[in-house]
RNA sequence: UACUUAUCAAGAAAGGCAGAGGGAUUGGCCCUGUGACGCCUUAGCAACCUCUUCAACGCAAGUUGAAGGAUGGUGCUAACUCCAACACGAAUAAAAUCGUGGAAGAUAAGUC
Numbered sequence: 001u002a003c004u005u006a007u008c009a010a011g012a013a014a015g016g017c018a019g020a021g022g023g024a025u026u027g028g029c030c031c032u033g034u035g036a037c038g039c040c041u042u043a044g045c046a047a048c049c050u051c052u053u054c055a056a057c058g059c060a061a062g063u064u065g066a067a068g069g070a071u072g073g074u075g076c077u078a079a080c081u082c083c084a085a086c087a088c089g090a091a092u093a094a095a096a097u098c099g100u101g102g103a104a105g106a107u108a109a110g111u112c
Stems, first nucleotide, its partner, number of pairs: 002111007013042005021031003025085004043077003048073002051068007081104001086101005
């Protein structure tokens, strides 16, 4: 990098450095010299892997489910993934608008 599976309406910020962009893409709409984005430190959130217990299945290795925890590996700490994008449907004179699914993206675990 590619593929597979799961999740994405909840939650959680202070300080220092630095100095103009940032929110993936496009459109919109926002954040931003009252200092963004980024980096570092500390703190926190969450519970994917890890950990403990129980149950079912299994000869076993183990698999699945439930409950709990927060040692370690990640992740995250503006706005629902900020909203939309494509398709179908609802509504309307037509729109605005709304719903469902998908695409794309993000994160985790696994495989090559």